[in-house]
Context: one part of a larger RNA
RNA sequence: UGACGGGGACCCGCACAAGCGGUGGAGCAUGUGGCUUAAUUCGAUGCAACGCGAAGAACCUUACCUGGGCUUGACAUGGACUGGACCGGGCCAGAGAUGACCCUUUCCUUCGGAGCAGGUACACAGGUGCUGCAUGGCUGUCGUCAGCUCGUGUCGUGAGAUGUUGGGUUAAGUCCCGCAACGAGCGCAACCCCUGUCCUUAGUUGCCAUCAUUAAGUUGGGGACUCUAAGGAGACAAACCCCUUGUAGGGGUGGGAAGGUGGGGACGACGUCAAGUCAGUAUGGCCCUUAUGCCUUGGGCUGCACACGUGCUACAAUGCACGGUACAAUGGGAUGCAAUGUCGUGAGGCGGAGCAAAUCCACAAAACCGUGCCCAGUUCGGAUUGGAGUCUGCAACUCGACUCCAUGAAGCCGGAAUCGCUAGUAAAGGCGUAUCAGCAAUGACGCCUUGAAUACGUUCCCGAGCCUUGUACA
Repeated sequence: UGACGGGGACCCGCACAAGCGGUGGAGCAUGUGGCUUAAUUCGAUGCAACGCGAAGAACCUUACCUGGGCUUGACAUGGACUGGACCGGGCCAGAGAUGACCCUUUCCUUCGGAGCAGGUACACAGGUGCUGCAUGGCUGUCGUCAGCUCGUGUCGUGAGAUGUUGGGUUAAGUCCCGCAACGAGCGCAACCCCUGUCCUUAGUUGCCAUCAUUAAGUUGGGGACUCUAAGGAGACAAACCCCUUGUAGGGGUGGGAAGGUGGGGACGACGUCAAGUCAGUAUGGCCCUUAUGCCUUGGGCUGCACACGUGCUACAAUGCACGGUACAAUGGGAUGCAAUGUCGUGAGGCGGAGCAAAUCCACAAAACCGUGCCCAGUUCGGAUUGGAGUCUGCAACUCGACUCCAUGAAGCCGGAAUCGCUAGUAAAGGCGUAUCAGCAAUGACGCCUUGAAUACGUUCCCGAGCCUUGUACA
């Protein structure tokens, strides 16, 4: 100087407390461990691995296993030699890879060749092989915590200190005052984006108050309103009162769409964990080179006495079923989204208007109204299983999703323990998108609708900051 303390003082955070909803019990989905296996590819492992890499494992992917094959190679560059077009089509064997056969068939020409593909031998290719403890880059984490440093000066023999401590204040090393310090940098904040109010400009595909018109903003018309999207205004403790060193600031009041950072996002200091990644890519070294490379069939990654994590659905009456009826936003659409119609109980089929879309396409659901159920393993719950189908795809046996009929398991609110959340939040409800032929999505990322309760307080648990103290630790 740090680090640590079941030392002290101060302060903060959904850290506790106060509340609301869960997890832990059940069934299923998914990830992991373990076990099994020819293989169950690899990585991630307290917080910070475990719905993680994976925004899509039937083949492909695919890295694993089995068998069948290839050896200048599936891919790149180079020169040497050699004989030819390449491409395209057909047929046979084969699980396919592949092998054999047949048909067709260049250009320029200075006759040297050019380009293309094949063969031979060679330089070389190739490796998801190892090392993240050789690395770059990127990322997680402490933590959006308020810290981390430097120059000059001063103090100290020196390590180092001072500044950065102190008194106030703040979300903040934020600001003020003081001070052997005076300044400065990286952080904080602001500048950026979205959202909340108003104004201006502009009205089509959007809108409709007034005037006509219609089944319908449908059409004429209109630019007021909504909305769209460009520019501006607005909030600064600005005004007033109080407290205070009348400093920084704090408490209140009014005005205001918004008030003390208005709300949200992007943004992550010096560093820590030899944290993670050689399997995204790059890359040093090492290793393989008729194989640890490459092609291919089928299988596996989906195996199941079990254990854990994350979720979904429930156990019901604030509910379930049936009927009626209302209101969104984000986003997507060309081998695409698909209306009206029609067939089917349905998944879906036929068909195809319109739409490269503020124009066309996709019913929001909970809510509300009415009826039934009457507390039961039930008109709750839907696992499992049998049968029949639909769709995608070369192909749904291993191993897809969905539909219909039948079946109708566990489950009556969950031990110890444990998680999230402070407001348009939690909780609840649906909708969209990426990946994608299809889909194991209950995941992820977004969007809107309905919309709470509670916070006395900081003694305690956890984590962090600052000062101080002890130390046999570095």
Annotation:
Small-subunit ribosomal RNA, 3' major domain from an uncultured prokaryote, 474 nucleotides, folded computationally. RNAcentral holds the full RNA, with entries from ENA.